[in-house]
Molecule: transfer RNA
Organism: Candidatus Kerfeldbacteria bacterium
RNA sequence: GCGAGUGUAGUACAAUGGUAGUAUGUAUGCUUCCCAAGCAUAAGACGGGGGUUCGAUUCCCCUCACUCGCU
Numbered sequence: 001g002c003g004a005g006u007g008u009a010g011u012a013c014a015a016u017g018g019u020a021g022u023a024u025g026u027a028u029g030c031u032u033c034c035c036a037a038g039c040a041u042a043a044g045a046c047g048g049g050g051g052u053u054c055g056a057u058u059c060c061c062c063u064c065a066c067u068c069g070c071u
Base pairs, nucleotide, nucleotide: 001070002069003068004067005066006065007064010024011023012022013021018054026042027041028040029039030038047063048062049061050060051059
């Protein structure tokens, strides 16, 4: 330099155009003499910019970061 892939809560992963979920973690409460375990509730995310569309995490373009391959 060229090509490909990945990017979603603190962490690990889902979601093929129509309310963004699960596990775990965090906070609060309940339970318990206390801890642990258990139960309930809450907060918390689509890498950034633009385009297409009534509507974009999803499709297209650019860009950023990381990974892999070729040279």